[in-house]
Context: one part of a larger RNA
RNA sequence: AGACGGGGACCCACACAAGCGGUGGAGCAUGUUGUUUAAUUCGAAAAUAAGCGGAAAACCUCACCAGGGCUUGACAUCCCGAGAAAAUUGCCGAAAGGUGAUUGUGCCGUAAGGAACUCGGUGACAGGCGCUGCAUGGUUGUCGUCAGCUCGUGCCUUGAGGUGUUCGGUUAAGUCCGUAAACGAGCGCAACCCAUGUCCAUAGUUGUAUUUCUCUAUGGAGACUGCCGGCUCUAAGUCGGAGGAAGGUAUGGAUGACGUCAAAUCAGCAUGGCCCUUAUGCCCUGGGCCACAAACGUGCUACAAUGGCUGAUACAAAAGGCUGCGAAGGAGCAAUCUGGAGCUAAUCCCAAAAGUCAGUCUAAGUUCGGAUUGAAGGCUGAAAUUCGCCUUCAUGAAGCUGGAAUCGCUAGUAACCGUGAAUCAGCACGUCACGGUGAAUAUGUUCCUGGGUCUUGUACU
Numbered sequence: 001a002g003a004c005g006g007g008g009a010c011c012c013a014c015a016c017a018a019g020c021g022g023u024g025g026a027g028c029a030u031g032u033u034g035u036u037u038a039a040u041u042c043g044a045a046a047a048u049a050a051g052c053g054g055a056a057a058a059c060c061u062c063a064c065c066a067g068g069g070c071u072u073g074a075c076a077u078c079c080c081g082a083g084a085a086a087a088u089u090g091c092c093g094a095a096a097g098g099u100g101a102u103u104g105u106g107c108c109g110u111a112a113g114g115a116a117c118u119c120g121g122u123g124a125c126a127g128g129c130g131c132u133g134c135a136u137g138g139u140u141g142u143c144g145u146c147a148g149c150u151c152g153u154g155c156c157u158u159g160a161g162g163u164g165u166u167c168g169g170u171u172a173a174g175u176c177c178g179u180a181a182a183c184g185a186g187c188g189c190a191a192c193c194c195a196u197g198u199c200c201a202u203a204g205u206u207g208u209a210u211u212u213c214u215c216u217a218u219g220g221a222g223a224c225u226g227c228c229g230g231c232u233c234u235a236a237g238u239c240g241g242a243g244g245a246a247g248g249u250a251u252g253g254a255u256g257a258c259g260u261c262a263a264a265u266c267a268g269c270a271u272g273g274c275c276c277u278u279a280u281g282c283c284c285u286g287g288g289c290c291a292c293a294a295a296c297g298u299g300c301u302a303c304a305a306u307g308g309c310u311g312a313u314a315c316a317a318a319a320g321g322c323u324g325c326g327a328a329g330g331a332g333c334a335a336u337c338u339g340g341a342g343c344u345a346a347u348c349c350c351a352a353a354a355g356u357c358a359g360u361c362u363a364a365g366u367u368c369g370g371a372u373u374g375a376a377g378g379c380u381g382a383a384a385u386u387c388g389c390c391u392u393c394a395u396g397a398a399g400c401u402g403g404a405a406u407c408g409c410u411a412g413u414a415a416c417c418g419u420g421a422a423u424c425a426g427c428a429c430g431u432c433a434c435g436g437u438g439a440a441u442a443u444g445u446u447c448c449u450g451g452g453u454c455u456u457g458u459a460c461u
Stems, first nucleotide, its partner, number of pairs: 001461002003458003007455007015445002019409005026301008034292002042053002064287007073125001077124002079121005086103007107114002127276002130274003136270002138265003141261001143259001148187006154163003167178003193253004198221007224247001227241005303402001307361007320349002324343002329338003368399001373394007415437007
């Protein structure tokens, strides 16, 4: 100087408390461990792994396994030989591939030859999702959006080092004020950026029946403790008030200092070294990643009456759409099919649910709950057996609110409700976004957890 303390003082945070809803019990989905397997490819491991890489494993993906094949190779450059390229087709084969036949000559150039492409050969080389994240770059997580981390000169010290950065106030903040052997400065904080909320102006069609308004687009205004009062060192500031759409950081986002964990990633990519080279490379068919005594994580659906079912009826936002979105009409109980209007989109389409109004069920393992299984269908796709999604009929399991423990959340938030998008032929209970309905509680910091500043002890560095 640090680190640590079941030392002290002060302060902060959904950290506790006060509340609301969950997880832990059930079924299923999904990830992981384990076990199994020919293979169940690999990585991620307390917080900071486990609906994570996977914004889509039937084939492909694919790295794994079995089998069948190739060896200058699927891909790049160079050299030699042949042929333009290419098209049609026979046989063997699961395919990859092997082996034949027929047609066919183009472009540039006077010619030789060349360009592009194909086949054969030679070796230089290609190739490697093989190893090392403890050789690395780049990127990322975490402490933590915590308020810290440093430097120049000066001063103090034998020196490591200290001071500044302490102290008194104050703040969300090393924020600001005052003091002080310090005076200044940098990276952080804040502000600058984006969105939402108010108003004004201009311009509007595809929005509106219509001018307006709403809305869309652009540019401005507006909030600064600016005004008033109290407190305070009459400093910083804080408390209250006025006006205001908004008040003291308006709200949300983007933004993550010096560093820590030899944290993560050689399988995104790049890359040193090592290793393989008729294989650890490459192609193909099939299988596997989907196995299943068990354990764990994250979710979905429930256990019902603030509910289930039936009928009627209302109101969004934000997205997406040409190999696309697909209306009206028709068929079907339905999934869906048919049909093709319109739309390269403020024009057309996909297109709401909880809610509301009626009816019914009456406390029951039920008209709750929907797992599981059987049958019949639909869709995508060469192909749904391993292994997709959906519909209808039948079946109707566990489950009556969950032990110890544990998680999220402070306002348009939690909770509940649906909608869209990416990925995508098809497949979401996941993810990311969007709106609708819309609470309770906290006027406290003793305790738990994490963090900050100062101080103290130490046999630790």
Molecule: small-subunit ribosomal RNA, 3' major domain
Organism: uncultured organism